[in-house]
RNA sequence: AUCUUCGGGGUAGGGUGAGAUUCCCGACCGGCAGUAUAGUCUGCGAGCCAAACGGCAUGAUACGGUGCGAUUCCGUAACCGACGGUAAAGUCCGGAUGAGAGAAGAU
Numbered sequence: 001a002u003c004u005u006c007g008g009g010g011u012a013g014g015g016u017g018a019g020a021u022u023c024c025c026g027a028c029c030g031g032c033a034g035u036a037u038a039g040u041c042u043g044c045g046a047g048c049c050a051a052a053c054g055g056c057a058u059g060a061u062a063c064g065g066u067g068c069g070a071u072u073c074c075g076u077a078a079c080c081g082a083c084g085g086u087a088a089a090g091u092c093c094g095g096a097u098g099a100g101a102g103a104a105g106a107u
Stems, first nucleotide, its partner, number of pairs: 001107006013025003027091002029081002031044004039079002047056003061077005083094003
């Protein structure tokens, strides 16, 4: 440099109601790179507009302990989650067997 493949998970059980996996109780889930192992630190991806450059939007953590080093481990208690549909959605349906940060392999 070229090619190929891979590349997102989750409402059990109940309450109210004509109707809610959307409200209430409770439950469950956590992309990629960096770094002492990260949903909450630093950045990136995903959404909308655009031919492109790019623009807009873009959530969340504290305390204690160990240690050379950890908002990443252990303990405790919190918090967060795009857009459209619909009884108001991180989890249902849909764009999407899509896209992509990236990772692996081959020549």